A computed fold for a 185-nucleotide RNA from a Bacillota bacterium, annotated as Lysine riboswitch aptamer.
[in-house]
RNA sequence: AGUUGGGGUAGAGGUGCGGCAGGCCAUGAGUAGUGUAGGGAGCCCGGGGAGGCUGUGAAUCACAGGAAAGGGGCCGCCGCCGAAGUCGUAAUCCUAUCCCAAUUUUACGACUGGGCCUGUAGUGAAUAACUCCAGGACUGUCAUCGGGAGUUCGCCUUAGCUCCUGGUGGUGUGCUAUCUCACAC
Numbered sequence: 001a002g003u004u005g006g007g008g009u010a011g012a013g014g015u016g017c018g019g020c021a022g023g024c025c026a027u028g029a030g031u032a033g034u035g036u037a038g039g040g041a042g043c044c045c046g047g048g049g050a051g052g053c054u055g056u057g058a059a060u061c062a063c064a065g066g067a068a069a070g071g072g073g074c075c076g077c078c079g080c081c082g083a084a085g086u087c088g089u090a091a092u093c094c095u096a097u098c099c100c101a102a103u104u105u106u107a108c109g110a111c112u113g114g115g116c117c118u119g120u121a122g123u124g125a126a127u128a129a130c131u132c133c134a135g136g137a138c139u140g141u142c143a144u145c146g147g148g149a150g151u152u153c154g155c156c157u158u159a160g161c162u163c164c165u166g167g168u169g170g171u172g173u174g175c176u177a178u179c180u181c182a183c184a185c
Base pairs, nucleotide, nucleotide: 002183004182005181006180007179008178009177010176011175014081016080017079018078019077020076022075023074024073025072034064035063036062042053043052044051046100047099048098049097084112085111086110087109088108089107090106091105113139114138116136117135118134119133121131122130123129140171141170142169143168144167145166146165147164148163149162150161151160152159
């Protein structure tokens, strides 16, 4: 000294966040499955159990022809600025069956202001992409300290306000603007 508390509305950060059963492209991959020949008892899932396939011919190998999904890039559209993500708990979805794990969705709680780069680890076919952790510079915003310019008053000074710039610190349940309620004066 209104540096007060609650609620609402609208906004800002920018290589900004996420979604789409939309379109195109690459990868997946000469892989899976199929056919032929041959072979002669094994094969199947992230891990187990049970189970399934197989002498009506398994696996490996050879030849022929040969996909798809998830994830990714670009375009388009949509929702937005705790946008969103991760972790934990509970329930749920999903799988040729059961359990664990993974995957989907919801609720609660915790953490993270934001994007980028580097490194490790995880998922993944992958050097793509995503995620966790750590580090690095950058950036938004608020507070505070310093410098500069402008502006209000007839002039000067001081104070206030606006902008630029440097240092330090904090961070989204934050910040800016505005409306309203309460309290205070």

Rfam family: Lysine riboswitch aptamer. Rfam's curators write: Riboswitches are metabolite binding domains within certain messenger RNAs that serve as precision sensors for their corresponding targets.